[in-house]
Context: one part of a larger RNA
RNA sequence: ACAUGGUUAAGGAACUCGGCAAAACAGCGGCCGUAACUUCGGGAUAAGGCCUCCCGGCUCUGCCGGGUCAACAAAAGACUCCAUGCAGCUGUUUAUCAAAAACACAGCUCCCUGCUAACUCGCAAGAGGAUGUAUAGGGGGUGAUGCCUGGCCAGUGUCAGAACGUUAAGAGGAGGGGUUAUCCGGCUUCGGCCGGAAAAGCUCCGAUCCGAAGCGCUGAUGAACGCCGGCGGUAACUAUAACCGUCCUAAGGUAGCGAAAUUCCUUGUCGGGUGAGUUCCGACCCGCACGAAUGGCAUAAUGAUGUGGAGACUGUCUUGACCAUGUACUCG
Numbered sequence: 001a002c003a004u005g006g007u008u009a010a011g012g013a014a015c016u017c018g019g020c021a022a023a024a025c026a027g028c029g030g031c032c033g034u035a036a037c038u039u040c041g042g043g044a045u046a047a048g049g050c051c052u053c054c055c056g057g058c059u060c061u062g063c064c065g066g067g068u069c070a071a072c073a074a075a076a077g078a079c080u081c082c083a084u085g086c087a088g089c090u091g092u093u094u095a096u097c098a099a100a101a102a103c104a105c106a107g108c109u110c111c112c113u114g115c116u117a118a119c120u121c122g123c124a125a126g127a128g129g130a131u132g133u134a135u136a137g138g139g140g141g142u143g144a145u146g147c148c149u150g151g152c153c154a155g156u157g158u159c160a161g162a163a164c165g166u167u168a169a170g171a172g173g174a175g176g177g178g179u180u181a182u183c184c185g186g187c188u189u190c191g192g193c194c195g196g197a198a199a200a201g202c203u204c205c206g207a208u209c210c211g212a213a214g215c216g217c218u219g220a221u222g223a224a225c226g227c228c229g230g231c232g233g234u235a236a237c238u239a240u241a242a243c244c245g246u247c248c249u250a251a252g253g254u255a256g257c258g259a260a261a262u263u264c265c266u267u268g269u270c271g272g273g274u275g276a277g278u279u280c281c282g283a284c285c286c287g288c289a290c291g292a293a294u295g296g297c298a299u300a301a302u303g304a305u306g307u308g309g310a311g312a313c314u315g316u317c318u319u320g321a322c323c324a325u326g327u328a329c330u331c332g
Stems, first nucleotide, its partner, number of pairs: 001327008010318002014316001019313001029051004037042001039144001053067006079311007086303002091103002107142007119128003145298004150228003155225002157221005164216003170210001175205005182197006229247005256290001257287001268284005
């Protein structure tokens, strides 16, 4: 010096990102008592308070005096309260840095599926689904409960429709090209060569017309993907704008909430708490850039959850000190 324990005057969180760690709370008894809130079950062992064994004496609902042995082992063994965010809850998770507000969940909702079901695995046979049958099965989203879930179908997607337009392979073959027997003209070393025309055959190209789904087109659909404005003016103080005008749009954000797990400016402003509060709580609304199952807002209970505060308690600290054990270190 380190590790693990123990003690500490006065103070008591002044430490620190933060009471991290430690201390304290107390041995599942009895009696009394117990708030807000609440889904009436809880909250709750809330909180908080009091009591306790044996013998003797006495002035006897009690008081006084004395006592309450030794050893061993195992198990079990609360800090409390206030306020608030998130998630309803028990549960699950990154084996080995994350346990959470993430996942799941009951509940809600949408889509598909009539049974040889949809869907999944497999090349197939086949298997699962299911020895089930729409109160069933598969998939997506949301996430108890309460109150609710607004507008937009222009874009994208999905579903339905089939009149018209577009349209592949294919069918079809109008027509055209190449080659050439042969014919014509020219030349010839008489073997042929060059130019032109050209049937059949072979071969190549190939129009109008016919031709599915799809797309275009018509409509529906948001608990489908998603989206939900700008400028100017106006009231008898000022300020503000219920109101008016105008442009654009598919439609311009409704209820509720709001400096929020979302607010840049920002330590916004006001109030509370503190001697002093960038955090916290309650409001305001100027929402850079909340908002309704990508759910909105509330919510009892629950949480090794996040944040702020209070009591108790303490070597966390003022500010150190001492002790024990084991190391380090020295000698052997």
This is a predicted structure of a 332-nucleotide part of an RNA (large-subunit ribosomal RNA, domain IV) from a Candidatus Magasanikiibacteriota bacterium. NCBI's taxonomy places the organism under Bacteria, Bacteria candidate phyla, Candidatus Magasanikiibacteriota. Its mean pLDDT, the model's own confidence on a scale to 100, is 83. Its Rfam family is "Bacterial large subunit ribosomal RNA". The full RNA is in RNAcentral, with records from ENA.